This is a predicted structure of a 1401-nucleotide RNA (small-subunit ribosomal RNA) from an uncultured bacterium.
[in-house]
RNA sequence: CCCUUAGAGUUUGCUUUUGGCUCAGGACGAACGCUGGCGGCGUGCCUAACACAUGCAAGUCGAGCGGAGUUACACACCGGAAAUCCCUUCGGGGGUGGAAGGAGUAUAACUUAGCGGCGGACGGGUGAGUAACGCGUGAGCAACCUUUCCUUCACUGGGGAAUAACACAUUGAAAGAUGUGCUAAUACCGCAUGAAACCAUAGAGUCGCAUGGCUUAAUGGUCAAAGAUUUAUCGGUGAGGGGUGGGCUCGCGUCCCAUUAGCUAGUUGGUGAGAUAACAGCUUACCAAGGCAACGAUGGGUAGCCGACCUGAGAGGGUGAUCGGCCACACUGGGACUGAGACACGGCCCAGACUCCUACGGGAGGCAGCAGUGGGGAAUAUUGGGCAAUGGGGGAAACCCUGACCCAGCAACGCCGCGUGAAGGAAGAAGGUUUUCGGAUCGUAAACUUCUGUCCUCAGUGAAGAGUAGAAGACGGUAACUGAGGAGGAAGCCCCGGCUAACUACGUGCCAGCAGCCGCGGUAAUACGUAGGGGGCAAGCGUUGUCCGGAAUGAUUGGGCGUAAAGGGCGCGUAGGCGGCCUGUUAAGUCUGGAGUGAAAGUCCCGCUUUCAAGGUGGGAAUUGCUUUGGAAACUGAUGGGCUAGAGUGCAGGAGAGGUUAGUGGAAUUCCCGGUGUAGCGGUGAAAUGCGUAGAGAUCGGGAGGAACACCAGUGGCGAAGGCGACUAACUGGACUGUAACUGACGCUGAGGCGCGAAAGUGUGGGGAGCAAACAGGAUUAGAUACCCUGGUAGUCUACACUGUAAACGAUGAAUGCUAGGUGUAGGAGGUAUCGACCCCUUGUGUGCCGGAGUUAACACAAUAAGCAUUCCGCCUGGGGAGUACGGUCGCAAGACUGAAACUCAAAGGAAUUGACGGGGGCCCGCACAAGCAGCGGAGCAUGUGGUUUAAUUCGAAGCAACGCGAAGAACCUUACCAGGUCUUGACAUCUAGUUAAAACUUAAGAGAUUAAGUGUGCCUUCGGGCGAACUAAGACAGGUGGUGCAUGGUUGUCGUCAGCUCGUGUCGUGAGAUGUUGGGUUAAGUCCCGCAACGAGCGCAACCCCUACUAUUCGUUACUAACGCGUAAAGGCGAGGACUCAAAUGGGACUGCCGGGGAUAACUCGGAGGAAGGUGGGGACGACGUCAAAUCAUCAUGCCCCUUAUGACCUGGGCUACACACGUGCUACAAUGGCCACUACAAAAAGAAGCGAGACUGCAAAGUGGAGCGGAUCUCAAAAAAGUGGUCUCAGUUCGGAUUGUGGGCUGCAACCCGCCCACAUGAAGCCGGAGUUGCUAGUAAUCGCGAAUCAGCAUGUCGCGGUGAAUAAAUUCCCGGGCCUUGUACACACCGCCCGUCA
Repeated sequence: CCCUUAGAGUUUGCUUUUGGCUCAGGACGAACGCUGGCGGCGUGCCUAACACAUGCAAGUCGAGCGGAGUUACACACCGGAAAUCCCUUCGGGGGUGGAAGGAGUAUAACUUAGCGGCGGACGGGUGAGUAACGCGUGAGCAACCUUUCCUUCACUGGGGAAUAACACAUUGAAAGAUGUGCUAAUACCGCAUGAAACCAUAGAGUCGCAUGGCUUAAUGGUCAAAGAUUUAUCGGUGAGGGGUGGGCUCGCGUCCCAUUAGCUAGUUGGUGAGAUAACAGCUUACCAAGGCAACGAUGGGUAGCCGACCUGAGAGGGUGAUCGGCCACACUGGGACUGAGACACGGCCCAGACUCCUACGGGAGGCAGCAGUGGGGAAUAUUGGGCAAUGGGGGAAACCCUGACCCAGCAACGCCGCGUGAAGGAAGAAGGUUUUCGGAUCGUAAACUUCUGUCCUCAGUGAAGAGUAGAAGACGGUAACUGAGGAGGAAGCCCCGGCUAACUACGUGCCAGCAGCCGCGGUAAUACGUAGGGGGCAAGCGUUGUCCGGAAUGAUUGGGCGUAAAGGGCGCGUAGGCGGCCUGUUAAGUCUGGAGUGAAAGUCCCGCUUUCAAGGUGGGAAUUGCUUUGGAAACUGAUGGGCUAGAGUGCAGGAGAGGUUAGUGGAAUUCCCGGUGUAGCGGUGAAAUGCGUAGAGAUCGGGAGGAACACCAGUGGCGAAGGCGACUAACUGGACUGUAACUGACGCUGAGGCGCGAAAGUGUGGGGAGCAAACAGGAUUAGAUACCCUGGUAGUCUACACUGUAAACGAUGAAUGCUAGGUGUAGGAGGUAUCGACCCCUUGUGUGCCGGAGUUAACACAAUAAGCAUUCCGCCUGGGGAGUACGGUCGCAAGACUGAAACUCAAAGGAAUUGACGGGGGCCCGCACAAGCAGCGGAGCAUGUGGUUUAAUUCGAAGCAACGCGAAGAACCUUACCAGGUCUUGACAUCUAGUUAAAACUUAAGAGAUUAAGUGUGCCUUCGGGCGAACUAAGACAGGUGGUGCAUGGUUGUCGUCAGCUCGUGUCGUGAGAUGUUGGGUUAAGUCCCGCAACGAGCGCAACCCCUACUAUUCGUUACUAACGCGUAAAGGCGAGGACUCAAAUGGGACUGCCGGGGAUAACUCGGAGGAAGGUGGGGACGACGUCAAAUCAUCAUGCCCCUUAUGACCUGGGCUACACACGUGCUACAAUGGCCACUACAAAAAGAAGCGAGACUGCAAAGUGGAGCGGAUCUCAAAAAAGUGGUCUCAGUUCGGAUUGUGGGCUGCAACCCGCCCACAUGAAGCCGGAGUUGCUAGUAAUCGCGAAUCAGCAUGUCGCGGUGAAUAAAUUCCCGGGCCUUGUACACACCGCCCGUCA
């Protein structure tokens, strides 16, 4: 210089940090699930080093040897066939002939059991053992061996004795064994020869790191050999050299556990001897007492090691399949033999286990060779072909052997390549899915047209691999090539909530299921299942497992320890680590150059090659290492010399609750004795236990005894920490200041070790006043093994021992240096000034506070660092389990120190933020309390609810904020409920076709719905038909007061008419967030003023709107009537008027405007004037951001689900009105401020046509008859009542109260039985002012009095309005309730109705 280094989810309401868990990547000898076309190259028992049937895996040489055998040929022997001749009694006999066959000899060819040689120590397998010189790397052997091979020199003479085979015999079931006899050799043994071999002797030269090596002359001693043959050669013996292969030794490296700390008798060394190829305690005898170990011995566990492989930016971490190197093993254990080489996988012996054979006496065997079998297991292949190639053994060679190897088979197990078609093709087909019903999407996708032929199928040709003179190919009729055929035969898997690319529908309904983490599913699931669509990869895709990565989460690179996990309780000090200034030498570390080595393969780079690729192949780089050798000398080390700034000593001072011991003192408590004295004392929130008339407590005097030391006293002093406090003395440690005489780096830290170490506790002996665990009693309490009280023992004190821990804290290890200041305080020193003291300045030590830079997650720290650096020690690595268990050490014990795991969770934490909460604090408000008035809670009744009952008692509302609520009015209807009777395109809507009028009325049946019969008829017309209606038919559909208010809209309640809730920009903070909005005042108010890193703004507050209180103007009927006129019994009745009242429109008026006090001169507040009204005049409408999954699917609307001869529709009757009971809200009362009777005043606001209904008449009355007037400022309802005047009642369950009941009536209505209201007469219940508790109200209010309206046929004590009469009390904030602001704590955030602990199930 180049290259390289990626993060995310999850703790919280939110943030930041710490911290764990999880994911995305890569890899695999893999396995499992689904799927599967082809080819190339690789790979394939990771488990039972478990057991193995069967076959094969190591033989070869006849040119080492003697035999044996076969064949051929020759020879001789035995043998005697066919054929032929003769004889014949026809049965046969005799010749010639010489075949087959037999045995023998010689030769030739071939075969080979045995002897002999070489090889079976290689190749092949496995990883059990092994923590080791086993492996890796680098050295050494002057301490060694090496068959075959190469090379060189020399030799190969002459003899001998055996023994297998074989024969015979014996024996055994077999394996086999034994005996006798014969025989050969390149088998064996002597002899000869023999040196440059070896040994001995005593020399010379030369070299080396020691022992010592090498060279060389001399003398003596010892040891060899084998032949074969085709005559080319191949062998044999001795020796030198080389090569190859081995043996031994050493440096360095090589896993975990210290809950393994001591191990070792051949152990360590020496001498002699032995053994070995060789060194060595390798073995042995003797001698000595050593050797190893905290730099981890010994013991235990685990493991073959490496090149390499995987991962990683790297440093590292993990692994040790295939390929290659080394080691170890061959059923288990032991042993040797042979040999160049073994203590030997397919050799031997012994022992053991197992298997097999057996005649029971005895034998045989070893797949961790290749196949294969059983077994184990999630899991791993053919009992294949060939020696053609490569390589190996034997042989002179031909050749033989070779499960090494080359090939083929099986397996998607891996890597790589190819294909499953290409181009055109919109009616955007059908179909699927979805839909807002328009469409969208699958989708140019398909169909269809035109092509191509990789793979495939068939046919033909047909290799390279074979180097050499020739022959020889398992693979293989394979690869390749040519031709033909035909899109024909070839796509799946996973995923689609976030991380993480990709979304909808249906089903399901905390079920079924999913899930790597967070988590999803309880009726609208992008998270389950299916489908459509989409995303990813692709002959594969997912899952599981393991490793690395991400993880800076063990941090060398590259972390931390005040509060998150983490500083040892403190000191002294050993080993170790680190160490001041100057200078010389050295060269161990360090830097630099050379050399050797770091095998090959692999990796990387550059070429070549298989059409590309994987793969193959050539070269290079790299292999960061080790060894060796030159050089450099700054730094570290070593060593020599010197220095004084570190450290220490000396000298001179002053300070101190520093320590130990002995002694002394006064105050107080308690106890004892005595005096005085009398009834209580003591104790508490209140009490009681306790003490006291036997004299307490109180008080005075005297005495005893123990413990602790008031004031001084101070974030003052001393000490390493624990800790230390009256005074005096003795002994004693340390620090500080000054000085600069001495030493000359003597220093810092400190694993182990040693010592000190509060309180409690332990042992022994003292002591014991007060206090006080345990214990006792009294209280408190639901209980109270506690808090409170009365007592009280250990203990507290002391001596000597032990224990060794604390929130032993500054939660902050020690040391050194550096880095702004300000201000206290304690002990010193110096200086200026002064006569002197005080004061002032400077300096060093200790101890505090504030604060800048810097640091920190923040809080905070900040020269006494948590800043900037260095050195050393201790400690941490998610929460729980657990400081527990086991083991060990210590302790008298209690216990201390050391200190896990299984299992379990996805968090556990720190700091800060915003809320909420607090029986935290401050300020403030409200009929919140208080002060009052009237009530409720008791009675009777009305009404609503719960509960119960029922065929049904329809449904909803549930603390405040459900309960005279939905319902402004259930006899039928309403009505949704129940019983029974009925209907099924429907009671209601739209569409189609046909028919006809339909409707209405009458009659009959029926409880009615309904059914049957009868009567009875449209409109328009261009005469085609059309419109409205009914019926019939079919289906689309209707219908649902069925579900879900937790799917929703809308509406409403509530906090609350409380004063709050926010935003923009700026600023501060890593951030959540803060500021603004806090503060000082003030207000009903975040109302206003002032201040301020804030400046502005919005929604709220207020105002604007309505009613009401005063007034002006205008208008003037149905309202009004002052003046004028008419008129009446009276009356605005009439003319008239526009003054008044009133009506209804528009204005005015009130704004702290004026004056005074207070206040910051402000805002504002208090008082006053004027005014109808005075400080928002009174009332209403108006309700911020939001909270309560608040209420309502039954007002309405509406998604989804459900019912469809019913969960829809109609009808009759019943029910919603039930009644042991409980609650809420009201009415009427309990009486004299009253009841009753008589008389007599004064309203407002409403309503009225299927209505209000006057006057009149009837009735005791409810009411009836009748109908004037009025769609209304005209008429009507309509009488207002309380009040007032007069009378009566006289405290009584009454002349109070009116429930209940009886009788008789009235009204509405098809209909008052269930189940209406009213009237009259009679009846005359409870009740004499209401427990605990609780509600409303602050002025025209409470209380009290009546009037009206809506709903409504009828039905109000309810509701909504209206006016009449008309108070009391407070103006204070301690408390209760609710609310607002600030602040504080918090482990709460579903927010205290929270969270959470223990026990039990």